A computed fold for a 367-nucleotide RNA from a Candidatus Krumholzibacteriaceae bacterium, annotated as Bacterial RNase P class A. Rfam family: Bacterial RNase P class A. About the family: Ribonuclease P (RNase P) is a ubiquitous endoribonuclease, found in archaea, bacteria and eukarya as well as chloroplasts and mitochondria.
[in-house]
């Protein structure tokens, strides 16, 4: 240099007018008007996991239903992180893996093939019998080396042994299963003896085991409070209209209580809950990490149909086209991502334009 691997960053800037949501200074009885100030992410998204927080439910134990599944450790927690274990990919830096149980039970294993799980005999080999010139050909039984069929066909290899084979024996290899020793917290690593024990996949199939799980979710919930509805309490003999007074007249009422005033109810509509968080950055110690103590230091999004936003200008970076002429400049056009808070954390997943750092690998070529 080239091709990679792995982590982290980054998400255009600056000025100008206008315009929006919040709060806030001053006028003003109020609509308002004005002063300054602060206003979206790294994922705010998908709502997929686990929690605060709120209500409702609840001795206490089971059944059902859901979830998770190697070990150890982190956390509030988790199905996340992190360090290993085992397994499989990659020369390789390093990636991937729902990875208890199939020696409980059941169930399924397409095609192809004689068979597909207490398996079978199509060719083949071998015996015996019957035929035949003939080891040709049939019939019967043995067999599972050989072939041939599949993804996958009931360990391999080599001797023996046989009619002709076969864990039938025997060694060695491989695996299981029991039973030790070593090494680690474990997962598991290694190693011995024993046992001819060889025992196929699948649980992201049903099921077994272990362990964890109550419901609903800010439209949750709390408060205030117009209206309507009140066999609620108190006073009550009046009350109300007829434009201002008086008469008068009408209507509701004095058991079936008009009116008044209190409670009480919670509909429109309003407040809260609501923004300080298991917070972030800097340092120091433990600790491979994750993360955890300590110290120190920073701080205004909070809308409710929903504000955060638009033009210009200048630069910034990309890409093309021209000029200029090999050095990098000048001019014009285009282009500068996904996205978009809605009660907060803590993952996780998906989306993302151009750029930038750092650590390791592999080839190749100077020196």
């Nucleotide at each position: 240099g080239a091709a990679g691997c792995a982590g982290a960053u980054g998400g255009g800037g600056u000025g100008a007018u206008c315009g929006c949501g919040g709060g806030u200074u001053g006028c003003g009885u109020a609509u308002g008007c004005u002063u300054c100030c602060c206003g979206a992410g790294g994922a705010a998204a998908g709502u997929c996991c686990g929690a605060g927080c709120u209500c409702c439910a609840g001795a206490g134990g089971g059944c059902a239903g859901g979830g998770u599944g190697c070990u150890g450790g982190g956390u509030a927690a988790c199905g996340c992180c992190c360090a290993g274990u085992g397994g499989g990919g990659g020369u390789g830096a390093c990636c991937c893996c729902a990875a208890g149980g199939a020696a409980a039970g059941u169930g399924c294993c397409a095609c192809a093939g004689a068979g597909a799980a207490c398996a079978g005999a199509c060719c083949g080999c071998c015996a015996c019998c019957g035929u035949u010139u003939g080891u040709u050909c049939g019939g019967u039984g043995g067999u599972a080396a050989g072939g041939g069929u599949g993804a996958a066909a009931c360990g391999g290899u080599a001797a023996g042994g046989u009619a002709a084979g076969a864990g039938c024996u025997u060694a060695c290899c491989a695996g299981u299963a029991u039973c030790g020793c070593c090494g680690g917290u474990g997962a598991c690593g290694g190693u011995g003896a024993u046992a001819g024990c060889u025992c196929g996949g699948c649980a992201a199939a049903c099921c077994c085991c272990a362990c964890c799980c109550g419901g609903a979710g800010a439209a949750a919930g709390a408060c205030c409070a117009a209206a309507u509805a009140g066999a609620a309490g108190a006073g009550g003999a009046g009350a109300a209209g007829c434009g201002g007074c008086c008469c008068g007249c009408u209507u509701c009422g004095u058991u079936c209580g008009a009116c008044u005033c209190u409670c009480g109810g919670g509909u429109a509509g309003g407040u809260c809950g609501a923004u300080g968080g298991a917070g972030g950055c800097c340092g120091g110690c433990g600790g491979c990490a994750a993360c955890g103590c300590c110290g120190g230091u920073c701080g205004u999004a909070g809308a409710u149909a929903a504000a955060u936003g638009a033009u210009c200008a200048c630069c910034g970076c990309c890409u093309u086209a021209c000029c200029g002429a090999u050095c990098g400049g000048g001019u014009g056009a285009g282009g500068c991502a996904c996205a978009g808070a809605a009660c907060u954390c803590g993952g996780c997943u998906u989306a993302c334009a151009a750029g930038u750092c750092u650590g390791c690998u592999u080839c190749g070529c100077c020196g």